[in-house]
RNA sequence: GGCGGACCACCGCCUAAUCGCGCGUGACCGCAAGGCCGGGCGCGAGCCGGGGAACCGAGCACCUGGGGUGAAGCCGCGGCGACGCGGCCGGGCAGACUUCCCGCCCGAACCCGUCAGCUAACCCGGUCGGCGGCUGAACGGGAAGAA
Numbered sequence: 001g002g003c004g005g006a007c008c009a010c011c012g013c014c015u016a017a018u019c020g021c022g023c024g025u026g027a028c029c030g031c032a033a034g035g036c037c038g039g040g041c042g043c044g045a046g047c048c049g050g051g052g053a054a055c056c057g058a059g060c061a062c063c064u065g066g067g068g069u070g071a072a073g074c075c076g077c078g079g080c081g082a083c084g085c086g087g088c089c090g091g092g093c094a095g096a097c098u099u100c101c102c103g104c105c106c107g108a109a110c111c112c113g114u115c116a117g118c119u120a121a122c123c124c125g126g127u128c129g130g131c132g133g134c135u136g137a138a139c140g141g142g143a144a145g146a147a
């Protein structure tokens, strides 16, 4: 000097998944009083989700019961299948904000258990997890809005 990995701090991204308080508790610092950081339990705020009237919707028959969180769906083609390709559509991408276009990515997984449309009052639950980043300047695709 280069490459790779780990930990801490800080700054960011996806997600509702953030913040505050109390009680214990552990490490460290301190002569002590205390300080500081973290984990556990509990409470609250914010955010998120589910159930639940009237009205409305539904109302019959058959079939492969039906339903929820989430962007994570539909169609066509190939394949015995797993799965692959394509189209449409949905979602994400810090540098003050929003919209459109271009570009780069994602389109999973899980849950309820025969049961649930909407839904005021009311009732119940969640607040996980997964990633990235050395900094600055110039140049740097197109259009519009607000201030």
Base pairs, nucleotide, nucleotide: 010133011132012131013130014129018045019044020043021042022041023040025038026037028035029034046127047126048125049124050123051122056117065115066112067111068110069109073088074087075086076085077084078083089107090106091105092104093103097145098144099143100142